[in-house]
Context: one part of a larger RNA
Molecule: small-subunit ribosomal RNA, central domain
Organism: Denitrobaculum tricleocarpae
RNA sequence: CUGGGCGUAAAGGGCGUGUAGGCGGAAUAUCAAGUUAGGGGUGAAAGGCCUGGGCUCAACCUGGGAACUGCCUCUAAAACUGAUAAUCUAGAGUUCGGGAGAGGAUAGCGGAAUUCCUAGUGUAGAGGUGAAAUUCGUAGAUAUUAGGAAGAACACCAGUGGCGAAGGCGGCUAUCUGGCCCGAUACUGACGCUGAGGCGCGAAAGCGUGGGGAGCAAACAGGAUUAGAUACCCUGGUAGUCCACGCUGUAAACGAUGUGUGCUAGCCGUUGGGGCACGUGGUGUCUCGGUGGCGCAGCUAACGCUUUAAGCACACCGCCUGGGGAGUACGGUCGCAAGAUUAAAACUC
Numbered sequence: 001c002u003g004g005g006c007g008u009a010a011a012g013g014g015c016g017u018g019u020a021g022g023c024g025g026a027a028u029a030u031c032a033a034g035u036u037a038g039g040g041g042u043g044a045a046a047g048g049c050c051u052g053g054g055c056u057c058a059a060c061c062u063g064g065g066a067a068c069u070g071c072c073u074c075u076a077a078a079a080c081u082g083a084u085a086a087u088c089u090a091g092a093g094u095u096c097g098g099g100a101g102a103g104g105a106u107a108g109c110g111g112a113a114u115u116c117c118u119a120g121u122g123u124a125g126a127g128g129u130g131a132a133a134u135u136c137g138u139a140g141a142u143a144u145u146a147g148g149a150a151g152a153a154c155a156c157c158a159g160u161g162g163c164g165a166a167g168g169c170g171g172c173u174a175u176c177u178g179g180c181c182c183g184a185u186a187c188u189g190a191c192g193c194u195g196a197g198g199c200g201c202g203a204a205a206g207c208g209u210g211g212g213g214a215g216c217a218a219a220c221a222g223g224a225u226u227a228g229a230u231a232c233c234c235u236g237g238u239a240g241u242c243c244a245c246g247c248u249g250u251a252a253a254c255g256a257u258g259u260g261u262g263c264u265a266g267c268c269g270u271u272g273g274g275g276c277a278c279g280u281g282g283u284g285u286c287u288c289g290g291u292g293g294c295g296c297a298g299c300u301a302a303c304g305c306u307u308u309a310a311g312c313a314c315a316c317c318g319c320c321u322g323g324g325g326a327g328u329a330c331g332g333u334c335g336c337a338a339g340a341u342u343a344a345a346a347c348u349c
Stems, first nucleotide, its partner, number of pairs: 004320003007303002012317001014201004021194003025088002028085004033081002035077008049065006091191001092188003095184005103177007110154001114150008125136002162169002206247006215241002220236004258316006266294013298305002322349003331342004
């Protein structure tokens, strides 16, 4: 390389958008590039293979044949692929009418709690733990009442509920804005799928500049525990956590399951629409889109998966190839740095 694979054994890119490329619906006509059939030319000799011959045999030498699966060219065919022309509506999209939603951005507002400050009441403890101590408190703490300030997060509702491509999104209101679903007929007429590179988004931590800082809390300090205790427990506490702008670009970024399309028993929930029947609320039933539980066939090494497939197929991309060395070294690219990305070998089992 071929092959075989990628839920858990090595292996699905964190996610999207999209360039090149690959692949691509129905029907008609033409062409004949691919394709198929036949003919011609060429495909050196030697070697190899088959079959004869010559050295007494063999090695060796030698005649003939087939083969040389290829390339070029001519003729023919037109099913399939392709090209061109004109057409269609089942894919895709547009339009109209509805709908649900923590989808995104900005601004404003709200209550509970916490801490701090001021004032009142009040007196000796409070706090913390397995037990304690560090700590706070007669300079009046803890508790309680009233007032004020600040920052952060939004109890109940809340739900294998919803939305988003993923990361993720949860108080309320307004403005701006993306996507999705259902129903309807009209329109466009394959406009589609995937997607190397590219571009964009991307939790937490971290970095830069400027703010902010209530609570929590790496580091750090102290008290305990212990043989020790650079921990687990306790008292404190700084970065950080928050905001704006810029960077970083990684995660068990997980469904450890790439995207798209078609097909393949059912049953029970739940969520968003629509239809029909009976109708007071509503119930029953059918259907489209999501999200769960179970389960047949089938698949699987087993576990399990099972119309939301890991079943049956097709298209395209990514990735794997024994363990360690190593996701390391070197080099390149990116980054302020931390580092990220691409990515070996010696050696060893």